[in-house]
RNA sequence: UGACCAUCCCGAGCGGCACGAGAGAUCUGGCUCUUUGACGCCGCAGCAACCCCCGCUCGUUUUGGAGCCGGAAGGGUGCUACCGCCAGAGACGAUGGAGG
Numbered sequence: 001u002g003a004c005c006a007u008c009c010c011g012a013g014c015g016g017c018a019c020g021a022g023a024g025a026u027c028u029g030g031c032u033c034u035u036u037g038a039c040g041c042c043g044c045a046g047c048a049a050c051c052c053c054c055g056c057u058c059g060u061u062u063u064g065g066a067g068c069c070g071g072a073a074g075g076g077u078g079c080u081a082c083c084g085c086c087a088g089a090g091a092c093g094a095u096g097g098a099g100g
Base pairs, nucleotide, nucleotide: 001098004097005096006095007094008093013044014043015042016041017040022033023032024031026089027088028087029086030085045080046079047078050076051075052074053071054070055069056067057066058065084092
């Protein structure tokens, strides 16, 4: 990154810290969470399988590869109220990969 691809109805929560009224991305409407302190930050734990990784199959002289397949010990992210909370809207957003 108005240059791409994939996913977004599965799953997984406790503790601590600070603050004091908002929060669930934006707008409208609804619903929900929240002074029994939400949102935030940190720690630990967990979920998952996007990438690395391991296996299998295919392919190749070899290497580099392909898969709508399987795995989850380790690593990089991510995620852990409600279907991206719901409906409508939009040059919508988030996450990963890929690229610069």

The RNA shown here (SAM riboswitch aptamer (S box leader)) has 100 nucleotides and comes from Arthrobacter sp. H5. The coordinates come from a structure-prediction model, not an experiment, and the mean pLDDT is 81. Rfam family: SAM riboswitch aptamer (S box leader). Rfam's curators write: The SAM riboswitch is found upstream of a number of genes which code for proteins involved in methionine or cysteine biosynthesis in Gram-positive bacteria. Gene Ontology term of the family: regulation of gene expression.